[in-house]
Context: one part of a larger RNA
RNA sequence: AGCACAAGGUGGAUGCCUUGGCACUGAGAGCCGACGAAAGACGUGAUAAGCUGCGAUAAGCCGCGGUAAGGAGCAAAUAUCCAUUGACCCGCGGAUUUCUGAAUGGGGAAACCUGGCCGAGUAAACCUCGGUUACUGCAUACUGAAUCCAUAGGUAUGCAGGGGGAACCCGGUGAACUGAAACAUCUAAGUAGCCGGAGGAAGAGAAAGAAACAUCGAUUUCCUGAGUAGCGGCGAGCGAAAGGGAAAGAGCCUAAACCACAGGACUUGUCCUGUGGGGUAAUGGACAGCAUACUGUAUCAAACUUGUUAGCAGAAUGGUUUUGGGAAAGCCAGCCAGAGAGAGUGAAAGCCUCGUACGCGAAAACGAGAAUGAGCAAGCUGUAUCCGGAGUACUGCGAGACACGAGAAACCUUGCAGGAAGUCGGGGGGACCACCCCCCAAGGCUAAAUACUACUCAGUGACCGAUAGCGCAUAGUACUGUGAAGGAAAGGUGAAAAGGACCCCGGGAGGGGAGUGAAAGAGAACCUGAAACCUUGUGUUU
Numbered sequence: 001a002g003c004a005c006a007a008g009g010u011g012g013a014u015g016c017c018u019u020g021g022c023a024c025u026g027a028g029a030g031c032c033g034a035c036g037a038a039a040g041a042c043g044u045g046a047u048a049a050g051c052u053g054c055g056a057u058a059a060g061c062c063g064c065g066g067u068a069a070g071g072a073g074c075a076a077a078u079a080u081c082c083a084u085u086g087a088c089c090c091g092c093g094g095a096u097u098u099c100u101g102a103a104u105g106g107g108g109a110a111a112c113c114u115g116g117c118c119g120a121g122u123a124a125a126c127c128u129c130g131g132u133u134a135c136u137g138c139a140u141a142c143u144g145a146a147u148c149c150a151u152a153g154g155u156a157u158g159c160a161g162g163g164g165g166a167a168c169c170c171g172g173u174g175a176a177c178u179g180a181a182a183c184a185u186c187u188a189a190g191u192a193g194c195c196g197g198a199g200g201a202a203g204a205g206a207a208a209g210a211a212a213c214a215u216c217g218a219u220u221u222c223c224u225g226a227g228u229a230g231c232g233g234c235g236a237g238c239g240a241a242a243g244g245g246a247a248a249g250a251g252c253c254u255a256a257a258c259c260a261c262a263g264g265a266c267u268u269g270u271c272c273u274g275u276g277g278g279g280u281a282a283u284g285g286a287c288a289g290c291a292u293a294c295u296g297u298a299u300c301a302a303a304c305u306u307g308u309u310a311g312c313a314g315a316a317u318g319g320u321u322u323u324g325g326g327a328a329a330g331c332c333a334g335c336c337a338g339a340g341a342g343a344g345u346g347a348a349a350g351c352c353u354c355g356u357a358c359g360c361g362a363a364a365a366c367g368a369g370a371a372u373g374a375g376c377a378a379g380c381u382g383u384a385u386c387c388g389g390a391g392u393a394c395u396g397c398g399a400g401a402c403a404c405g406a407g408a409a410a411c412c413u414u415g416c417a418g419g420a421a422g423u424c425g426g427g428g429g430g431a432c433c434a435c436c437c438c439c440c441a442a443g444g445c446u447a448a449a450u451a452c453u454a455c456u457c458a459g460u461g462a463c464c465g466a467u468a469g470c471g472c473a474u475a476g477u478a479c480u481g482u483g484a485a486g487g488a489a490a491g492g493u494g495a496a497a498a499g500g501a502c503c504c505c506g507g508g509a510g511g512g513g514a515g516u517g518a519a520a521g522a523g524a525a526c527c528u529g530a531a532a533c534c535u536u537g538u539g540u541u542u
Stems, first nucleotide, its partner, number of pairs: 001541009015527001016492002020464002022461007029453002031164002039100003042055003046078001050074002061094006070082003105114003115133007135161009168199001169197005179186001183233001209216002220247005230238002251445003254389001258277009282423001284387003287382004295377003299374003304369006311360002317333004322329001334351002336340001342354003394418007404430001425440005479486002499526001502513004
């Protein structure tokens, strides 16, 4: 030095565990903000670094309920206090709520600096405190230039907006990688990204529709039709609709004609504007005549009912000289069950604890339903005259969007140019024409069925179990970067701290006794404690 065996050290695999995650289900909730949000800074405790809570009234103040004998958070100890005159804790409502932040008196290198006006404290000044003071839009009133009237502008008051939010939604803008086995039309894809906007949903929506000679009757979503009809360097690929079945179901308001009132204009008998009535459809309306209450209601209020936000109550087991540190295990003998879901308790408990089943409960706040009331809306006949949404429909050129790539390319949208009819009217039925049929554009609103889940409650898992599961058993922390940003590691003593008094060695670290404990080979570098690696001993080989 090698090998073998044994005993250790180191190390932290493995096993077991779970405070944390992941995915989903069923309910709920679905916006917050100038009444100052979200997010923060700084404070705040007897002692106080962090987290949590709170805000100069600062781990809190007040009221009303619930519960209850203890309490002053995580978090021990000490001190000092609070509490059956009900503390602490839980729920509802209220008060306070520094500074920053849309941040809004002005400024600013966020959490800082510094004004004006009014008021309070003082006799007064300084100073301190309270209130107010941004901008934009709209409405109203007043004022008011160049410039006579006027207008622009200004001032005041009121209302609104501004910013944030996980995904979902609508709109604007809009790639490339990629695929086509290259690549240019095409695809990826109207995707990603960026911007604007809204809501608990959004958008769409009451036919100038779809159909086919029969009809249907707003929209939305799902199943089907169907990978069909089609589109397509007819390549890669893209890809409907009607119809059928289901979910849900709801329809309305204006413009105009006409009437009334007010104001204005001028050419003085008309016109314009505003307000109110009227009216809303393509079997129309105005107008004329007759009728005027059955009914409906998506608006407001609401008796009452019910739910949510604290809670209450809740059955039934003992023994054991068995094992053990410990009984819930074993044995013996019982009981409850509308409760044998589950968790905890010194191992494995229906009957020990918390719960579970069946029941019960609200001063206050909020949700849902709702008798009823208020408000609102309501019909028939006639057809002479009047009305029925214009730079619109449509055409040409250029685009976009339609499953549809210019195609035979309709329909829809519109940048440029032109530009109707007007009820004896107009649009559509996939070029276009005729016939026939359907519908009424150029104004607006509309619940439900649908999408999503930051959030709350209850629950589930042939999901993970600390290199897994979220990046985090907590942390967007430590750390890195000028910055945008990137971004960890790290769980386990024991049933209970009973966390080793005391003695000895040592400067200490550490160790040896003693003691605790079932165990200390559980001693905090703490469950188990693999391997690599390092020692020691014995044997053996050279």
Notes: Large-subunit ribosomal RNA, domain I from a Lachnospiraceae bacterium, 542 nucleotides, folded computationally. The prediction has a mean pLDDT of 84.